[in-house]
Context: one part of a larger RNA
RNA sequence: UGACGGGGGCCCGCACAAGCGGUGGAGCAUGUGGUUUAAUUCGAUGUACGCGAGGAACCUUACCUGGGCUUGACAUGUGCGGGGAAGGCGGUGAGAGCCGCCUGCACAGCAAUGUGCCCGCAUGCAGGUGCUGCAUGGCUGUCGUCAGCUCGUGCCGUGAGGUGUUGGGUUAAGUCCCGCAACGAGCGCAACCCUUGCCGCCAGUUGCCAACAGGUAGAGCUGGGCACUCUGGCGGGACUGCCCUUGACAAGGGGGAGGAAGGCGGGGACGACGUCAAGUCAUCAUGGCCCUUAUGUCCAGGGCAACACACGUGCUACAAUGGUCGCUACAGAGCGGAGCGAAGUCGCGAGGCGGAGCAGAACGCGUAAAAACGACCAAAGUACGGAUCGGAGUCUGAAACUCGACUCCGUGAAGCUGGAAUCGCUAGUAACCGCGCAUCAGCACGGCGCGGCGAAUACGUUCCCGGGCCUUGUACA
Numbered sequence: 001u002g003a004c005g006g007g008g009g010c011c012c013g014c015a016c017a018a019g020c021g022g023u024g025g026a027g028c029a030u031g032u033g034g035u036u037u038a039a040u041u042c043g044a045u046g047u048a049c050g051c052g053a054g055g056a057a058c059c060u061u062a063c064c065u066g067g068g069c070u071u072g073a074c075a076u077g078u079g080c081g082g083g084g085a086a087g088g089c090g091g092u093g094a095g096a097g098c099c100g101c102c103u104g105c106a107c108a109g110c111a112a113u114g115u116g117c118c119c120g121c122a123u124g125c126a127g128g129u130g131c132u133g134c135a136u137g138g139c140u141g142u143c144g145u146c147a148g149c150u151c152g153u154g155c156c157g158u159g160a161g162g163u164g165u166u167g168g169g170u171u172a173a174g175u176c177c178c179g180c181a182a183c184g185a186g187c188g189c190a191a192c193c194c195u196u197g198c199c200g201c202c203a204g205u206u207g208c209c210a211a212c213a214g215g216u217a218g219a220g221c222u223g224g225g226c227a228c229u230c231u232g233g234c235g236g237g238a239c240u241g242c243c244c245u246u247g248a249c250a251a252g253g254g255g256g257a258g259g260a261a262g263g264c265g266g267g268g269a270c271g272a273c274g275u276c277a278a279g280u281c282a283u284c285a286u287g288g289c290c291c292u293u294a295u296g297u298c299c300a301g302g303g304c305a306a307c308a309c310a311c312g313u314g315c316u317a318c319a320a321u322g323g324u325c326g327c328u329a330c331a332g333a334g335c336g337g338a339g340c341g342a343a344g345u346c347g348c349g350a351g352g353c354g355g356a357g358c359a360g361a362a363c364g365c366g367u368a369a370a371a372a373c374g375a376c377c378a379a380a381g382u383a384c385g386g387a388u389c390g391g392a393g394u395c396u397g398a399a400a401c402u403c404g405a406c407u408c409c410g411u412g413a414a415g416c417u418g419g420a421a422u423c424g425c426u427a428g429u430a431a432c433c434g435c436g437c438a439u440c441a442g443c444a445c446g447g448c449g450c451g452g453c454g455a456a457u458a459c460g461u462u463c464c465c466g467g468g469c470c471u472u473g474u475a476c477a
Base pairs, nucleotide, nucleotide: 001477002476003474004473005472007471008470009469010468011467012466013465015461016460019425020424021423022422023421026316027315028314029313030312031311032310033309034307035306042052043051063302064301065300066299067298068297069296072125076124077123078122079121080120081119082118083117086103087102088101089100090099091098092097105116106115107114108113127291128290130289131288132287136285137284138280139279140278141276143274148187149186150185151184152183153182154163155162156161167178168177169176193268194267195266196265198236199235200234201233202232203231204230207226208225212223213222214221239262242256243255244254245253246252318418322377323376324375325374326373334365335364336363339358340357344353345352346351384415389410390409391408392407393406394405395404432452433451434450435449436448437447
C1' cells in the first nucleotide's frame, strides 16, 4: 500500500422485510451428469446445464462400421505427355468409384503451332473440427451501470508511498457545493444517439360523410377532399425555469402552480483502470508440435435420439374466478417471388383441388386469444387431466424403420397444490392471454420481438447475500 475480520461508523441494491406468482412432488419436452455403446463427435462445470445449436431423418457431421482415392474435395507454380472448350451414354457397384464409348470450342497466326480450358504422369505443395485458450490476436463472460481508476506539476516522507481522491453537506453518480498544500487534467458518471409519451409545420392512391354529390342488402363503395385519425420527415417542449419553504447567503431537499410530461419522464444502445494464467486453437486468425496411400479426402449405412438412475431449465395439469358447446367483439409488430397464396369447391379434420391478387399503408399470411353473452356440467380421479398404447390418415421430402410434424377414431396413466430447500418481480411491472419473426424442404413447450387484460406490497435496514466510502486490528501478500 492492499487484502481479510463471526471489528466499528456511514450508505446503496427485489439483498432482506411486505406482497404476488412460481420451482422442488406428477406426466411430458429439453440440456447435463452417469451408465451403456462399434460410435453414442467436441466444447462449456459455482459466472456451464432450452448454453455454442437462429432447426442432427440423408446433408449438416466433426463420431462409428464398411467400401474407395491418392497432386488429392480445394489453391498456385514448373516440366513432360494427351485432348479442339465442354457435354453425353453404356457396363459394374450400396454409392463413391472403377472400366469403356460417342458427340463435340474460342482467341492469335497463312500454316506449323501457341494460349485459355480439361485429363494423365512427375515435382514444389495442398489438406487436418489433430494437440496446446498455460505460447497468442480477436471476441465474450464476471465483479458491475458498481462509482470508481489514474496522471502532470507542486508539497510531505530516507524510502515504499502519501497528498490531490480525506473532511462538512448533497446526489442515482469522484453529481455538485463549501472547506483544505494543493492546483489542474485524463479514463469512467452525466449529456450528445435510438425509441416512447404532448404540440406545431411540411407531405398526402392509408384514413374520413368531417362538408357536398351519387349509390348500396351492407360497406369510403364512387366522384371529390386532406380537415381529422394515421404514416414519415423537420422543429418545438422540461431548465428546479416560476412561487412558498428549508439549508451555510451554497450545492441541494420538501411542497405548490402551470403543463401531455416534471426534477435523470419511461425503455434501449453504451460497460473505466483492472480481476478470475476465467471461456473460446471447433466461427475466424495465428506461434509451436504432430499426421501426410493418412489424424487428409469421397461414399453407403449407423450414431449424435441409447436408459437402472441423478440434477438444471421449461410446458401441461391437478380443476367450478373452472371445463365443454354455441354465439359474438377488440390489437400490435412483422413476413411474402423457387414466395405469401384469396374467392370458390371437396374432406369430420390435418389437408386436397383451384388459382384471383400482391415485390406490398393497396393483395395475401390473418378468424387474434383471454374477455363479453347464452346453455350444460355439480364436487366426482369427474364432461378435471391428458401421458401411454392400438388403428386409420395428411403434409414435407429421393427417402419419415432406426428418427419428423400434424389430423381423426378408440384408449385413457400419474396427478387432489407438492419435504428440506429455492427463484422471479416495485407498474403498464408481476401474473394471465394470444400473435409474429429468425433458423427452416419439413420440424419450436426453446429464442427474439409484439400487443391484449392488468394487480398486490414496500413499516423499515436488526438480520441473510453482494457492493461503495472512511476508520481500526493483523503473525497474510
Description
Predicted 3D model of a 477-nucleotide part of an RNA (small-subunit ribosomal RNA, 3' major domain) from an uncultured rumen bacterium.